[in-house]
Context: one part of a larger RNA
């Protein structure tokens, strides 16, 4: 030197562990702010620094409740100085305080209303008040403007990606849509919305790629409702005719298509009575009961032997179960602890329901009349978007520009049109449920991770440490032991780093601290050369 063995160093993978994460489900909540927010900076302890918490009245005050013998929050112990059974710390509810920065405010901006006021006489711009409102922040769902391209077409141009993504404004707990100028083809349906099915059908397409309905049928959940007008009556202004006539504001009345409604006229009913309501149809509480939530309380039932550092493990005999989920406890506990299954609780705030006070409403028909039933509207021509539909034979709907009816013997639609038949009643407005989502809260759960996993992120101090001018990237980092008992003493040494005795179930659990593979590097040792 090689090759084995052993015995260490060295390194941190394996196994075990779980404080943290992941995703399901269910209930609640579903906002927050000028009475200054979300987020920060500064303080703030006896005490140097982080972390919480607070907030110059500052780890704090005050009331009310619970609870119960300790206590002065973590990292973190030890010292001081004190609090507490006349109930502290601690938990729940309310209330005071609440630096500075940030919408940050002595403001911006709507609107109503006074008071001033220019070129310019009267006014208008303007400017000054004074009231209200609003502005900021938020995870995802919503509506709306506005709006790509990478890809697909195997190339690319119409087409697709796709009205996605980006940005923008604006609302809610949900939004948005909704009571047919609907949909049909059967003498049907009845307001929207969601899901499942018609169905990859029927269509649309450089008929390529691709894109894709509706009707009908099942179900979830149901709710219907105000105004304009016609007429009528007050009121104020204005007009040459002042019995009129326009104009405006209010109150009454009045809402639909088998057409409804006013007006005029006849008939009949009619309240010691019916109806309904805080969510649309009108709107504002009030105390009551009953229940939730926001701290709690009670809560069964075991000992002994052996091993051992230590019993819950071993062997013996027992007990409770509406409680053999779980968790901890020196190794595996129904019965040691907390807790589980049932029971049970609330001065105080909040919410829900229930009835009551309490609001509000109450006609119907017959005949006659043609007054009313939403106008720069429908609807046309051009040019566009949207509809599954790419301009097509292209209806329906929307949108610019130009134009432009009708009045119920009307009007619109029924996919060019156009006739008959059907359906329906536009150019005003509200509207709960079924849906969608989860930043947050509470409780369950897992053929979900197990420290290179699982959130980047389990850890003293992570959106930290570092890194970029900036926008913005961004880690590594868990585990002595039952218990610090964390090695007094002694002994080698530079009095340092190791070590060796002691001690203490073990110290190969000695803090570089559970197991402790390899790679790698040594030491003895055999064999071989």
């Nucleotide at each position: 030197g090689g090759c084995g063995c052993a015995u260490g160093g060295g390194g941190g993978a394996u196994g075990u562990c779980u404080u943290g994460g992941c995703g399901u489900c269910a209930g609640g909540a579903g906002g927050c702010u000028u009475u200054g927010a979300a987020g920060g900076g500064c303080g703030u302890g006896g005490a140097a620094g982080a972390c919480u918490g607070c907030g110059a009245a500052a780890a704090g005050c005050c009331c009310g409740g619970g609870g119960a013998a300790a206590c002065u929050g973590u990292c973190a112990a030890a010292c001081g100085a004190g609090u507490g059974u006349u109930g502290a710390u601690c938990c729940c509810g309310g209330g005071a305080u609440u630096c500075c920065c940030g919408a940050a405010c002595u403001g911006g901006c709507g609107u109503a209303c006074g008071c001033u006021g220019a070129a310019u006489c009267c006014a208008u711009a303007g400017g000054c008040g004074u009231a209200c409102g609003u502005c900021g922040c938020c995870a995802a769902c919503g509506c709306g403007g506005c709006g790509a391209a990478c890809u697909g077409a195997a190339a690319c141009a119409u087409c697709u990606c796709a009205g996605u993504a980006a940005c923008c404004g604006c609302a809610g707990g949900a939004a948005a849509a909704g009571a047919a100028a609907g949909a049909a083809a059967a003498a049907u349906c009845g307001a929207u919305u969601u899901c499942c099915u018609c169905a990859g059908u029927a269509g649309c397409g450089g008929c390529g790629a691709g894109c894709g309905a509706a009707c009908g049928g099942g179900a979830a959940a149901c709710a219907g409702c105000c105004c304009a007008a016609a007429c009528c009556g007050c009121g104020a202004a204005g007009g040459u005719u002042u019995u009129c006539c326009u104009u405006c504001g209010c109150g009454g009345g009045g809402u639909u298509g088998u057409a409804g409604g006013g007006c005029u006229u006849c008939u009949c009913a009619c309240a010691u009575g019916g109806g309904a309501g805080u969510u649309a149809c009108a709107a504002a509480g009030c105390g009551g009961c009953u229940u939730g939530u926001u701290a709690g309380c009670g809560g069964a039932a075991c000992c002994a032997u052996c091993u051992g550092g230590a019993a819950a493990g071993u062997u013996g005999g027992a007990c409770c179960a509406u409680a053999g989920c779980g968790g901890g406890u020196g190794a595996c506990a129904g019965u040691c602890c907390c807790g589980u299954a049932c029971g049970c609780g609330a001065c105080a705030a909040c919410g829900a329901g229930c009835a009551g006070c309490c609001u509000c409403c109450c006609g119907a028909g017959g005949a006659g009349u043609a007054c009313c039933u939403g106008a720069g509207u429908a609807g046309g021509u051009c040019g566009g978007g949207u509809c599954a539909c790419g301009u097509g034979g292209a209806a329906c709907c929307c949108c610019g520009a130009c134009u432009g009816a009708a009045u119920c013997u009307a009007c619109g639609g029924g996919g060019a049109c156009c006739a008959u038949c059907c359906c329906g009643u536009a150019a005003g407005g509200c509207u709960a449920a079924a849906u969608a989502c989860u930043a947050c809260c509470u409780g369950a759960c897992g053929a979900c991770c197990g420290a290179u996993a699982g959130u980047a992120a389990a850890c003293u101090c992570a959106g930290u440490a570092g890194g970029g001018c900036g926008a913005c990237u961004g880690a590594a980092a868990g585990a002595u032991g039952g218990g610090a008992a964390g090695a007094a003493c002694c002994c080698c040494u530079g009095c340092u780093a190791g070590g060796g005795g002691a001690g203490g179930a073990u110290a190969c659990u000695g803090a570089a601290c559970c197991u402790g593979a390899a790679a790698c590097c040594a030491u003895g040792u055999g064999c071989c050369u």